[in-house]
RNA sequence: GGGCCCUUAGCUCAUUUGGUAGAGCGCCGCAUUUGCACUGCGGAGGUGGAGAGUUCGAGCCUCUCAGGGUCCA
Numbered sequence: 001g002g003g004c005c006c007u008u009a010g011c012u013c014a015u016u017u018g019g020u021a022g023a024g025c026g027c028c029g030c031a032u033u034u035g036c037a038c039u040g041c042g043g044a045g046g047u048g049g050a051g052a053g054u055u056c057g058a059g060c061c062u063c064u065c066a067g068g069g070u071c072c073a
């Protein structure tokens, strides 16, 4: 320098033909207990790496940039 893949909640990951984003763990509250844990119920938390384009509408399609992984030179 070139090819391919990845970037979504604090962490690990879903979301597949474009239609207003979810799970597990963690966190907070309540119930339960003498108390803690476990368990049950409820809740907060994301402008989806950055920017632009296409579209009525983009996590999803296109382009540029950044970071990471891998292979080739």
Stems, first nucleotide, its partner, number of pairs: 001072007010025004019056001027043005049065005